[in-house]
RNA sequence: ACCUCAGAGCUGGGGAGCUUGCGUCAUGCGGCAGGCUGAGAGGGGACGCGCCAUCGUCCCGACCCACCGAACCUGACAUGGGUAAUGCCAACGAAGGGAGUUCACCAUGACGCACG
Numbered sequence: 001a002c003c004u005c006a007g008a009g010c011u012g013g014g015g016a017g018c019u020u021g022c023g024u025c026a027u028g029c030g031g032c033a034g035g036c037u038g039a040g041a042g043g044g045g046a047c048g049c050g051c052c053a054u055c056g057u058c059c060c061g062a063c064c065c066a067c068c069g070a071a072c073c074u075g076a077c078a079u080g081g082g083u084a085a086u087g088c089c090a091a092c093g094a095a096g097g098g099a100g101u102u103c104a105c106c107a108u109g110a111c112g113c114a115c116g
Stems, first nucleotide, its partner, number of pairs: 007103004011066004017036006028051003043060006072097003079090003
């Protein structure tokens, strides 16, 4: 100088949107098949709730992220662009928050031993 590597365990944090078509009625149903972006758009279970039109919570799983922290939340029912529509894209953003320890590895220093 170049190349390669820059990890593992445990634990913890987090989100799951937009949309088209079809279908189902109480000993029932909350479903099925597609489209968009994305790492991920809810796979399994329990409980609750609702229902002439319609879900939520918790546990497990998948995925992402853990202070060198844009995973994710707030600001934001905001701004600019775009779309069938949507945090879809940009910007905001050196903003305010946000979940950690152990081992390995590397570097430096001290002491001891061995070799030159």